This is a predicted structure of a 476-nucleotide part of an RNA (small-subunit ribosomal RNA, 3' major domain) from a metagenome.
Context: one part of a larger RNA
RNA sequence: UGACGGGGGUCCGCACAAGCGGUGGAGCAUGUGGUUCAAUUCGACUCAACGCGAAGAACCUUACCUGGGUUUGAAAUCCCUCGCUAUGCCUAGAGAUAGGCAGUUCUCUUCGGAGACGAGGUGUACAGGUGCUGCAUGGCUGUCGUCAGCUCGUGUCGUGAGAUGUUGGGUUAAGUCCCGCAACGAGCGCAACCCUUGUCUUUAGUUGCCAGCAUUAAGUUGGGCACUCUAAAGAGACUGCCGGUGUUAAACCGGAGGAAGGUGGGGACGACGUCAAGUCAUCACGGCCCUUAUGUCCAGGGCGACACACGUGCUACAAUGGCCGGUACAGAGGGCUGCGAACUCGUGAGAGUAAGCUAAUCCCAAAAAACCGGUCUCAGUUCGGAUUGAAGUCUGCAAUUCGACUUCAUGAAGCUGGAAUCGCUAGUAAUCGCGGAUCAGCACGCCGCGGUGAAUACGUUCCCGGACCUUGUACA
Numbered sequence: 001u002g003a004c005g006g007g008g009g010u011c012c013g014c015a016c017a018a019g020c021g022g023u024g025g026a027g028c029a030u031g032u033g034g035u036u037c038a039a040u041u042c043g044a045c046u047c048a049a050c051g052c053g054a055a056g057a058a059c060c061u062u063a064c065c066u067g068g069g070u071u072u073g074a075a076a077u078c079c080c081u082c083g084c085u086a087u088g089c090c091u092a093g094a095g096a097u098a099g100g101c102a103g104u105u106c107u108c109u110u111c112g113g114a115g116a117c118g119a120g121g122u123g124u125a126c127a128g129g130u131g132c133u134g135c136a137u138g139g140c141u142g143u144c145g146u147c148a149g150c151u152c153g154u155g156u157c158g159u160g161a162g163a164u165g166u167u168g169g170g171u172u173a174a175g176u177c178c179c180g181c182a183a184c185g186a187g188c189g190c191a192a193c194c195c196u197u198g199u200c201u202u203u204a205g206u207u208g209c210c211a212g213c214a215u216u217a218a219g220u221u222g223g224g225c226a227c228u229c230u231a232a233a234g235a236g237a238c239u240g241c242c243g244g245u246g247u248u249a250a251a252c253c254g255g256a257g258g259a260a261g262g263u264g265g266g267g268a269c270g271a272c273g274u275c276a277a278g279u280c281a282u283c284a285c286g287g288c289c290c291u292u293a294u295g296u297c298c299a300g301g302g303c304g305a306c307a308c309a310c311g312u313g314c315u316a317c318a319a320u321g322g323c324c325g326g327u328a329c330a331g332a333g334g335g336c337u338g339c340g341a342a343c344u345c346g347u348g349a350g351a352g353u354a355a356g357c358u359a360a361u362c363c364c365a366a367a368a369a370a371c372c373g374g375u376c377u378c379a380g381u382u383c384g385g386a387u388u389g390a391a392g393u394c395u396g397c398a399a400u401u402c403g404a405c406u407u408c409a410u411g412a413a414g415c416u417g418g419a420a421u422c423g424c425u426a427g428u429a430a431u432c433g434c435g436g437a438u439c440a441g442c443a444c445g446c447c448g449c450g451g452u453g454a455a456u457a458c459g460u461u462c463c464c465g466g467a468c469c470u471u472g473u474a475c476a
Stems, first nucleotide, its partner, number of pairs: 001476002003473003007470007015460002019424005026315008034306002042053002064301007073126001077125001078123001079121005087102006106115003128290002131288003137284002139279003142275001144273001149188006155164003168179003194267004199235007208225003213222002238261001241255005317417001321376006333364003338357002343352003383414001388409007430452007
């Protein structure tokens, strides 16, 4: 000087408390461990691994296993020889591949040749490796933590390590600001500048909108651009104003006006560093290793196994509910190998035909919870839907291992969950549906969107994490 303390002081955070809803019990989905296996490819392991890499394993992916092939190689550069290339077909084979047939005469040219492209060959030229080392590395990332800290120059003090500044008195979300002070300044952080949302104005009026006028089944059409909306430019909030408290300060408390008030809400943004944290399997790269194999091609299998254990979710256990009928209101997105209206067929998943739309125009598209009416009457039930049987639909070369969905039948556990433990302070929790990425197909996951919409916070004694000052130390 740090670190640590079941030392002290001050302060903060859904840290506790006050509340609301969960997990832990059941079934299923998914990840992991374990076990099994020819293989169940690899990585990730307290918070900060475990719906994580994977925004989507039937083949492919794929790295694993079994078997069949191949050795200048699947792809690159150099050298030699030949030929236009393509394309179609036949035979053998699981295919890779092997053999054969048809077909055809590239471009430029100084006629020497050159250039694509394809085939064959040579190399102790080389390629290739998802082989090892993240404890050799770059890059990227997590984490403490959006915590308020981390430092430097000069000066001063100290023999020196170092100190001071950065401590003190107030204040703040903040090393934020004020005052004081052997310090005076400065940098990286904080804040602001950026995006979005909340109010208004101007400009603009189609594909958007409809107040008044006419018209229709319908903003459908005429008409209009006031309103909504869209998207560009501005205005607006600054403790600016008033009162009080305060040291005449910084600031705090209350109030006015205002759409909004003291950082308005949300996002992006992550200091010096810590964990030899994570990643050699995104990529790059040092070293080591393999080179008729640890490279590479193919078929099939596996990654999907299943006495079990754990994590994360979904669905429930019902009446604030289930079922049937009617009826209403979003936002944000996506669409040409696409979205696909309407019509017909089918109980249905869907099928047939097909309009429109490169989209404020057309389509996906039905929002659901809610509301109205009916029914069930507390039961393992008209709750719950697992499991299983049968018949189908769709995608795709192909759904057996191993897809999703539909219909009929079947109708398991489960009657609110021990110890323990998690999230959340407002348009939040809870609850309800909708969209998107990946994607042929496959979503209870992820990322977004809106609808309905709470309870509670006395307080900081205690648990956890953190910040500053101070104290002790046999620790560095």
Model confidence (mean pLDDT): 84 of 100.